Parts: sequence; structure tokens; C1' cells
RNA sequence: CGAGCAGGUCGGGUGGUCGCGGGCGGGUUGGUCCUCCGGGGCGAGCCCGCGUGAGGAAAGUCCGGACUCCACAGGGCAGGGUGCUGGGUAACGCCCAGGCGGGGUGACCCGACGGAUAGUGCCGCAGAAAGCAUACCGCCAACGGGAGGUGCCCCCGGGUACCUCUGCGGGCAAGGGUGAAACGGUGGUGUAAGGGACCACCAGCAACUCGGGUGACCGGGUUGGCUAGGAAAACCCCACCCGGAGCAAGGCCAAAUAGGAGGGCGUCGAGGUGGCCCACCUCGCCCUCGGGUAGGCCGCAGGAGACGCCGGGCAACUGGCGUCCUAGAUAGAUGACCGCCGCUCCUCCACCCUGCGGAGGAGUACAGAAUCCGGCUUAUAGGUCUGCUCGGGCC
Repeated sequence: CGAGCAGGUCGGGUGGUCGCGGGCGGGUUGGUCCUCCGGGGCGAGCCCGCGUGAGGAAAGUCCGGACUCCACAGGGCAGGGUGCUGGGUAACGCCCAGGCGGGGUGACCCGACGGAUAGUGCCGCAGAAAGCAUACCGCCAACGGGAGGUGCCCCCGGGUACCUCUGCGGGCAAGGGUGAAACGGUGGUGUAAGGGACCACCAGCAACUCGGGUGACCGGGUUGGCUAGGAAAACCCCACCCGGAGCAAGGCCAAAUAGGAGGGCGUCGAGGUGGCCCACCUCGCCCUCGGGUAGGCCGCAGGAGACGCCGGGCAACUGGCGUCCUAGAUAGAUGACCGCCGCUCCUCCACCCUGCGGAGGAGUACAGAAUCCGGCUUAUAGGUCUGCUCGGGCC
């Protein structure tokens, strides 16, 4: 210098005009309640001023918790989730460290990574055969059969020995072929040809055992039969975890109208039952009470909080001390326009080239709180820092 890997971090600044939410202060105009008539409390509208107002993901709503209400003696079944080991945490499907497997020259990256010897089922196409046996091409001619040739014997049709062949019965699974995968690999002995049939070495498995490690696991030894297919992201088995609903949770205050309960209607409130009175019922009016709705308030912004220092730990994380306080809307405010600066890119001028410089133009992302918090995932113009790897060059 080029190409990469990992981890962080920033993600515009400033000014003017107009506007929005919420807070505090002041002014002004109505309302309502109390009153010892002096005043005071509560709440609203308008105006003015001050200071304040989105994120690293506020997003997806995928996990986990806090909080709230409901349910709940204990245990089991069903259902759902998680799945190498150790640790962290309020908790997790998250994070850290490690093991094993896979990828990369490497820094590093990826992994649903318990069990296939509990059982059941499955393995498309191709192929002979896909799980317990089998044979398409091929190899063989030891054995049986057949055909041919040669020799010998009896004798004119057979017998016998040897050789050749293999359409048949057979032997074989080495080689070819199929497939993601074919019943260990290489070499040898043996054989008619072959085969763990046998032998040596290697790989793998199981049992026992030694050493290291908290553990996953790693390294070694002995013995064995010689070899055991895949898939649990099929059912299933094993271990562990899980009550339900969610801030529209939930609590408080509480209007008009309608409806409910109680009381009253004295000279006649009205109607009905009734011959009449009493009484009862219905309706009307007035008063009181309680429930719900509209509406308002709380929940709701000080918290598993942020930052710094010191200590523990490889780390995730954690203990102590100090400092700080930072949106709260409810159909949802946090905006719009215009300048200047910054950053990136392009064009032109100048220049031997680089750099510096001048002029003009374009771009400046993803995105928008809604109870709060811890994660994951996804989106993101353009920068910036730290550590590391590979290749090249120069000293």
C1' cells in the first nucleotide's frame, strides 16, 4: 500500500419566521362551592413570558420479566416449550467461557449439537438390492448335466481317461454400473473364481480400565466380535420449565337523560278495584339514596436507571462509593419554510504529477415514543476508533 476479519462509536451544527404538546410564572374574563360578608378553595377560556420536548433501532411484537386483576391444598394426566457443558441474570429461546462437528491459507465464521442398542413407522428417482437380505453386467468351471475333439477298450453302438466350451443346474460378490448413502480400507495368504475365510497394519464400535478436566470431553491400555446404514426439522422416549388474561390491566371521582329503591303529596294531585269509607294498585309531581354510562383523575415516568472511579471475575456480569434526573400525548405534540456552516460524490478551472486551492451542481439515510424494563431480529446516506489476519513493496 492492497485485500479482509472482529468489536465498539457517531449518525448533523447554527440563525430567522410561523406553528404544536406538556410544565412553571404573570395578566384578564366567565363558572362553581364555602363564608364569621373581609374573603377563600377548586376548575375553565384567552393573552404574555421563561425554560422543555423521540431512537439506535422508538420498528417487528418474536422471546423473557416487573406490575395489575382473576383462579389456585397437594399430586398426576393432557397440552405447549427448551435440548452439548459450565457460568451470568429478576428471567429468557438471551449473553459469556469452553467442548465437539463443519468451513476458511488465516484473522475468524457457522451449527434444532439429548436418545436410532425402548418401540412403531419411513427412505422419492435410479438401482439386482435401501435394512436383511439379494444378484443386472461380470468372474469361475471345483461339483452335476450337456456339446465337441483326441486316445484306449468292447465291438458298430456304447464305455472310459484327458482337453475345450458353458445355452442349463450351480459357485462368487473382487471389478463395473445406480444412488446422498451399498454391509470397513490397503496389502498379502488362500482359491476354480472369490469373500474378514485367514494374516499384518489402519479406521471405527462395544465392554473393562488408567490418567487429565467441575463438566461436555480429551489422551492412553487390554479384550472382543470383525463392522454396526440414514433420518427424531416422523411419531415417540428421556431430562428440565410453563396457571389465565393483559395498562382497553386495574383503582378512584362522577353529569344530563332513562330506569331502580325508599319517603312525602295537609283544605281533593289523577285514575282503577269498590254501593260507599278505609285500604291497596297504577300513573304524575317533589325530596333523598345507591349502581352504571359520557367525562375527568390515578396507574404514568426515580428506575433490575445513567455516568465516573475503585475492587472481584478470562468474560458475560457483579459489589462499594460519588455525581446526575432526562418526553408523557390520548387519535395521539416533538413540525414547516428560508439562509449559513459541516460531511460525501460529480463536473469545470489551475497544476509536469500528487497534495493544497477556486467555481458550480447534487445528496445528507433508516425511521416516529404510547405502562415500564432485559433481549433477539430486521432497516439504515455517510463517517470514525481499536485490535488482528493474509499478500506485496521499501529501509

The RNA shown here (Bacterial RNase P class A) has 395 nucleotides and comes from a Chloroflexota bacterium. The sequence is in RNAcentral, with records from ENA.